[in-house]
Context: one part of a larger RNA
RNA sequence: UCCGGCGAGUUACCGUCGUUGGCUCGGUUAAGGCCCUCAGGGCCGGAGCCAAAGGGAAACCGAGUCUGAACAGGGCGUCAUGUCAGCGGCGGUAGACGCGAAACCUGGUGAUCUACCCAUGGGCAGGUUGAAGCGCGGGUAAGACUGCGUGGAGGACCGAACCCACCAGUGUUGAAAAACUGGGGGAUGACCUGUGGGGAGGAGUAAAAGUCUAAUCAAACCAGGAGAUAGCUCGUUCUCUCCGAAAUAGCUUUAGGGCUAGCCUCGAGUGACUACGCGAUGGGGGUAGAGAGACUGAUUUCGACUGGGGCCCUUCCCGGGUACCCACCGUAACCAAACUCCGAAUACCAUUGCGACUAUCUCGGGAGUCAGUCCGCGGGGGAGAAGCUCCGCGGUCGAGAGGGAAACAACCCAGAUCGCCUGCUAAGGUCCCAGAGCUCUACUAAGUCAGAAAGGAUGUUUGAGUACUGUGACAGCCGGGAUGUUGGCUUAGAAGCAGCCAUCAUUUAAAAAGUGCGUAAUAGCUUACCGGUCGAGUAUUCAUGCACCGAUAAUGAUCGGGAGUAAGUAGAGCACCGAAGCAGCGGACUCGCAAGAGUGGUAGGAGAGCGUUCCAGAUCAGCGAGCGGUACCGGAAGGAGCCGUGGAGGGGUCUGGAAGUGAUUAUGCCGGA
Numbered sequence: 001u002c003c004g005g006c007g008a009g010u011u012a013c014c015g016u017c018g019u020u021g022g023c024u025c026g027g028u029u030a031a032g033g034c035c036c037u038c039a040g041g042g043c044c045g046g047a048g049c050c051a052a053a054g055g056g057a058a059a060c061c062g063a064g065u066c067u068g069a070a071c072a073g074g075g076c077g078u079c080a081u082g083u084c085a086g087c088g089g090c091g092g093u094a095g096a097c098g099c100g101a102a103a104c105c106u107g108g109u110g111a112u113c114u115a116c117c118c119a120u121g122g123g124c125a126g127g128u129u130g131a132a133g134c135g136c137g138g139g140u141a142a143g144a145c146u147g148c149g150u151g152g153a154g155g156a157c158c159g160a161a162c163c164c165a166c167c168a169g170u171g172u173u174g175a176a177a178a179a180c181u182g183g184g185g186g187a188u189g190a191c192c193u194g195u196g197g198g199g200a201g202g203a204g205u206a207a208a209a210g211u212c213u214a215a216u217c218a219a220a221c222c223a224g225g226a227g228a229u230a231g232c233u234c235g236u237u238c239u240c241u242c243c244g245a246a247a248u249a250g251c252u253u254u255a256g257g258g259c260u261a262g263c264c265u266c267g268a269g270u271g272a273c274u275a276c277g278c279g280a281u282g283g284g285g286g287u288a289g290a291g292a293g294a295c296u297g298a299u300u301u302c303g304a305c306u307g308g309g310g311c312c313c314u315u316c317c318c319g320g321g322u323a324c325c326c327a328c329c330g331u332a333a334c335c336a337a338a339c340u341c342c343g344a345a346u347a348c349c350a351u352u353g354c355g356a357c358u359a360u361c362u363c364g365g366g367a368g369u370c371a372g373u374c375c376g377c378g379g380g381g382g383a384g385a386a387g388c389u390c391c392g393c394g395g396u397c398g399a400g401a402g403g404g405a406a407a408c409a410a411c412c413c414a415g416a417u418c419g420c421c422u423g424c425u426a427a428g429g430u431c432c433c434a435g436a437g438c439u440c441u442a443c444u445a446a447g448u449c450a451g452a453a454a455g456g457a458u459g460u461u462u463g464a465g466u467a468c469u470g471u472g473a474c475a476g477c478c479g480g481g482a483u484g485u486u487g488g489c490u491u492a493g494a495a496g497c498a499g500c501c502a503u504c505a506u507u508u509a510a511a512a513a514g515u516g517c518g519u520a521a522u523a524g525c526u527u528a529c530c531g532g533u534c535g536a537g538u539a540u541u542c543a544u545g546c547a548c549c550g551a552u553a554a555u556g557a558u559c560g561g562g563a564g565u566a567a568g569u570a571g572a573g574c575a576c577c578g579a580a581g582c583a584g585c586g587g588a589c590u591c592g593c594a595a596g597a598g599u600g601g602u603a604g605g606a607g608a609g610c611g612u613u614c615c616a617g618a619u620c621a622g623c624g625a626g627c628g629g630u631a632c633c634g635g636a637a638g639g640a641g642c643c644g645u646g647g648a649g650g651g652g653u654c655u656g657g658a659a660g661u662g663a664u665u666a667u668g669c670c671g672g673a
Stems, first nucleotide, its partner, number of pairs: 001673006011094013026050003032044005054061002064076004097235002100232001104225006116198008124189001126158003129154001133150006162186003166183005201217001203213002238609006248261005262369002264366006274359002276355008289342001290340002296336002300332001302330002306327004310322004372397001374395008402413003417587004422583003428577003431562003437574007449564001455549002459546002462543007476533005482506003487501003512527001516525002588599004610662001612659009626645005632639002
């Protein structure tokens, strides 16, 4: 993992609502007793309970009563049928749908493992070192000291047994629930070890690691309280039909749990223009927008010079200056969620007309929901970030299948009762993959299309303007580009060309007291400007369509692919394809008198059924349960027939009743593979 079997809303009592039945001249017996075919009944039994009157804390009063001074007002009542039993839904008390703790307590069992202690025994090959002391010699006044021996100390040295466990490898469904192999440490000691004994569960023991206390230790093990509790996780078993949510609010030691409301369902009632939609009419508002001598604030420029401050001047006082700062005034501009002289669209309220296959509303039974999600729009937070977060309005998913978006809960189209080898459409598409296409007018040359900004650019389309232009423009080429003069100043020099000032005049077709190079300064080149040549547009600005650059990322690229110059982009037209949409034909069910309408669905509510075991009654066949096979029937759960097997256990059908009543899932339990 698979197969088979077992496996989860039960039972008792109390309550509440519904339903069925009995009685209602209120209902009903409990314990117990009597009787009877011994299995269940019948008859007594009125104690008690509910109802028949309520109000008040109570005394008490009573269709009223309480409050109150009240004959006021108000609260609760009066004016509706209860009760007993069966069944069903739900609640309460019980283990209360099933399984599951970590733990707590009580009483016991453990120191044969291990930690420590006590008593009594045992063990440590071999080798090395050579302390004190002692003897003799040297030495001294005596010592100290010293040489040679002797001696045999030590948590001494090396190293087996023994004990330990530092390193590595192997092992890691092991040979082994801690080992093996090779090295390592201690090895006369705080050493190792045998036997016997001691103390224990909030306790022991501990050279202390929360270590160890029988493979278990931040509180052992066993039994019991015990089915502890589990706002948590998982699981919870046949079918079909009708309706169908929520992920919000308030409160909560509350936030992944509850309670009440909201939203769903079932029953009853009301049934009225009550809800809903559209139109009309009448309303209030201060949002969007806008505004600024209409306020509160914010804010930029200029001006005037009014006030204050700063700074400076000043002979005390006085006073003066100011290119600084603030405010005020004028001027032109500008902004605001917490500004408003204004002010929509919507929304909301009221009245009214119309529409409507619909719903609303009230009471009662049963729920589920309290983690929402993305998208569009209006906002807050954030950074005008987030598949971010928090609200509001709407939609989708959730609980929604189908078509499109290559693939893709949330986007676009569209809401699946069932069947059909029918038709029409939606979004989206129509060269091939792959259902369906053509015509016309432009643009694009980038494979743009088929990812991107600021910014850049003689790409190109269309439009508008300005200037020059056959009295010859623009570009090129040829020629001229001069004189006073090297203007004055400055300067070492300054001659068009370091810098300052001025910028005249002359000759001219034209030519700067000089546009840029250049020189130390000159020189030289060049430009403006003029003439010639040439012969038709030139220059520039704005708007606009489509393109270009900007454009760098880590495994192999790509528009879904191929491919495309239209099969790209913009505009116009007519076709076609395309869904579970709409229509057609046929069937089922629900609601409805009918006509007709409806039937996606999670949590959940309601309804109708199938099957299993047992019981009672009726009935049928004479056997035949179970098991294997099978092409039959039914809308499903399911139900027959036939064939085989099976060997004595009975079976079928109908009507009722009672439940240990239905399993792919609980790391479910037992057995098997």
Large-subunit ribosomal RNA, domain II from Maioricimonas sp. JC845, 673 nucleotides, folded computationally. Its mean pLDDT, the model's own confidence on a scale to 100, is 85. Rfam family: Bacterial large subunit ribosomal RNA.